[in-house]
Context: one part of a larger RNA
RNA sequence: UGACGGGGGCUCGCACAAGCGGUGGAGCAUGUGGCUUAAUUCGAGGCUACGCGAAGAACCUUACCAGGGCUUGACAUGCUGGUGGUACAAACCCGAAAGGGGGAGGACCUGGGCAACCAGGAGCCAGCACAGGUGUUGCAUGGCUGUCGUCAGCUCGUGUCGUGAGAUGUUGGGUUAAGUCCCGUAACGAGCGAAACCCUUGUCCCUAGUUACCAUCGGGUCAUGCCGGGGACUCUAGGGAGACUGCCGGUGUUAAACCGGAGGAAGGUGGGGACGACGUCAAGUCAUCACGGCCCUUACGCCCUGGGCUGCACACGUGCUACAAUGGCCGGCACAAAGGGAAGCAAGACCGCGAGGUGGAGCUAAUCCCAAAAAACCGGCCCCAGUUCAGAUCGGAGGCUGCAAUUCGCCUCCGUGAAGUCGGAAUCGCUAGUAAUCGCGGAUCAGCUACGCCGCGGUGAAUAUGUUCCCGAGCCUUGUACA
Numbered sequence: 001u002g003a004c005g006g007g008g009g010c011u012c013g014c015a016c017a018a019g020c021g022g023u024g025g026a027g028c029a030u031g032u033g034g035c036u037u038a039a040u041u042c043g044a045g046g047c048u049a050c051g052c053g054a055a056g057a058a059c060c061u062u063a064c065c066a067g068g069g070c071u072u073g074a075c076a077u078g079c080u081g082g083u084g085g086u087a088c089a090a091a092c093c094c095g096a097a098a099g100g101g102g103g104a105g106g107a108c109c110u111g112g113g114c115a116a117c118c119a120g121g122a123g124c125c126a127g128c129a130c131a132g133g134u135g136u137u138g139c140a141u142g143g144c145u146g147u148c149g150u151c152a153g154c155u156c157g158u159g160u161c162g163u164g165a166g167a168u169g170u171u172g173g174g175u176u177a178a179g180u181c182c183c184g185u186a187a188c189g190a191g192c193g194a195a196a197c198c199c200u201u202g203u204c205c206c207u208a209g210u211u212a213c214c215a216u217c218g219g220g221u222c223a224u225g226c227c228g229g230g231g232a233c234u235c236u237a238g239g240g241a242g243a244c245u246g247c248c249g250g251u252g253u254u255a256a257a258c259c260g261g262a263g264g265a266a267g268g269u270g271g272g273g274a275c276g277a278c279g280u281c282a283a284g285u286c287a288u289c290a291c292g293g294c295c296c297u298u299a300c301g302c303c304c305u306g307g308g309c310u311g312c313a314c315a316c317g318u319g320c321u322a323c324a325a326u327g328g329c330c331g332g333c334a335c336a337a338a339g340g341g342a343a344g345c346a347a348g349a350c351c352g353c354g355a356g357g358u359g360g361a362g363c364u365a366a367u368c369c370c371a372a373a374a375a376a377c378c379g380g381c382c383c384c385a386g387u388u389c390a391g392a393u394c395g396g397a398g399g400c401u402g403c404a405a406u407u408c409g410c411c412u413c414c415g416u417g418a419a420g421u422c423g424g425a426a427u428c429g430c431u432a433g434u435a436a437u438c439g440c441g442g443a444u445c446a447g448c449u450a451c452g453c454c455g456c457g458g459u460g461a462a463u464a465u466g467u468u469c470c471c472g473a474g475c476c477u478u479g480u481a482c483a
Stems, first nucleotide, its partner, number of pairs: 001483002003480003007477007015467002019430005026321008034312002042053002064307007073130001077129007088105001092101003108121005132296002135294003141290002143285003146281001148279001153192006159168003172183003198273004203241007213230002217228003244267001247261005323423001327382006339370003344363002349358003389420001394415007436459007
């Protein structure tokens, strides 16, 4: 100087408390361990691995296994020789395919030449140099990332003090979300962080008015901005205004600031996002990629068929659906936002109980489509029961995608109706448009094991007296036989 303490002081954080909803019990989904296996490819491992890499494992993917094949190779560059009526390549044969044989047909470019042809080249064949490796080392690395932590810290120049390590500044008194600001001060300044600048949302104004809008006027309809028209409103998207403790009162050291108030759409960082200091964990990744060393070279490379990654006595994590009446079922009837659409989204119509099919208007999309939002609300049935709860499992019949759904897809209909009556010890999330709850969309994608992930809006709470305690963290101080 640090680190540590079941030392102290001060202070934060859904850390506890207060409160709401869960997980832990059930069934199923998914990841992991284990076991099994020819293989169940690999990585990730307290917090910071475990719906993680995987934003799509039937083949492919695929890295694994079995079997069948190839050897200058699926891919790049160069050298030598050959060929250059070459490359390519139908039928046919073996085969699961890859591959191997086969060769009808076909017939390149440049220069010279009337032409035969000659020279060179592309291509091909052979040989070589090499290619190739998801083989190994994340303890050789770059890059990228997690984490402490959006915590308020981490440092430097000069000066000063100290023999020196080092200290000071950065401590102290206030204050802040903040090393934020003020005051004090052997320090004076500065940098990286914090804040601000950026995006979005909340109010208003200006400009613009189609594909959006419809108040007034006219026309039309069973009806609809449907038409003329309008530029008001909504909205769209470009610009601007607005919030700064600016104003008032009080407290405070005349300061910084804090408390209350006014005005205001918004008030003290308005809400949300992007943004992550010096560093820590030899943290993670050699399987995104790149790269040093090592290793393989008729195989540890490459191609193919099939299998596996989906195996199942078990154990754990994360989720979904429930156990019902604040509910289930039936009928009626409203109100979103954000997205996607041309090898695409697909309306009306028709067929089917349905998944879906036929068909195809419109749409390069503020125009058309996906599209129905759902919970809500209104009416009816159920009457507390393993039920008109719950839907696992299994049987049958179908639909769709795709070369192909047996291993191993999703969906529909009929039947079947399991466990489950609110969950032990323990444990998680959340402070407001949040939790809870309800649906909608998107990426990946032929299809989909999505209940995942990333977004969007609808309805919309409770509680916080407080900091003794648990966890993590910051500053000062103290002890130390630790570095």